[in-house]
RNA sequence: UAUACCAAAGUGCAAACCAGCCGAAAAGCUGGAGUGCCAAGCUGCGGAUAUAAAGCUUUUAAUGCUAUGGUAGCCGGGCUGCCGAU
Numbered sequence: 001u002a003u004a005c006c007a008a009a010g011u012g013c014a015a016a017c018c019a020g021c022c023g024a025a026a027a028g029c030u031g032g033a034g035u036g037c038c039a040a041g042c043u044g045c046g047g048a049u050a051u052a053a054a055g056c057u058u059u060u061a062a063u064g065c066u067a068u069g070g071u072a073g074c075c076g077g078g079c080u081g082c083c084g085a086u
Base pairs, nucleotide, nucleotide: 002086003085012037013036017032018031019030020029021028035073041079042078043077045076046075047074048071049070055065056064
């Protein structure tokens, strides 16, 4: 430098749940926790998916539709990277 992430070891990350904050909600953040993970690092680009404030629908309410707000720990794509291996 190239290839792959099969084995070993180390570093690292952090689900459910609990507490606080925040948000219309979904979610997110902080602390505890320790299910799991070599890309559980970054990216909403394609699909998927939870939510539905505003808007639309509607005879009122209700219902229904809808992402501009989310999920990268749902799948795929893109970018980058540690240890060792060949």